[in-house]
Molecule: SAM riboswitch aptamer (S box leader)
Organism: marine eukaryotic metagenome
RNA sequence: CUUAUCGAGAAAGGCGGAGGGAUUGGGCCCUUUGAUGUCUUGGCAACCUACCACUUGGAAAGGUGCUAAUUCCCACCCUGUGAGGGGUAGAUAAG
Numbered sequence: 001c002u003u004a005u006c007g008a009g010a011a012a013g014g015c016g017g018a019g020g021g022a023u024u025g026g027g028c029c030c031u032u033u034g035a036u037g038u039c040u041u042g043g044c045a046a047c048c049u050a051c052c053a054c055u056u057g058g059a060a061a062g063g064u065g066c067u068a069a070u071u072c073c074c075a076c077c078c079u080g081u082g083a084g085g086g087g088u089a090g091a092u093a094a095g
Base pairs, nucleotide, nucleotide: 001095002094003093004092005091006090011041012040013039014038015037019030020029021028024075025074026073027072042067043066044065047063048062049061051058052057071089076086077085078084079083
């Protein structure tokens, strides 16, 4: 850079000790009943690979990924404006 997906799913423990939820603004939420992070073990999913079926699928060994809230929500554009569609940015996978 290209393509695809992003309303589902899945937690315990050790370390650590103050902010965190990508960035900016706003909202909302999580957090000393210990968050975010990190390590271990587990789990979820099924993008790639292997395998079984044989084209719809199954499975989960390997490479990744993920494991609060829709990518937490809004922001920009359009429409028939209690809503819907698109876009920007981001994340992941494959190339």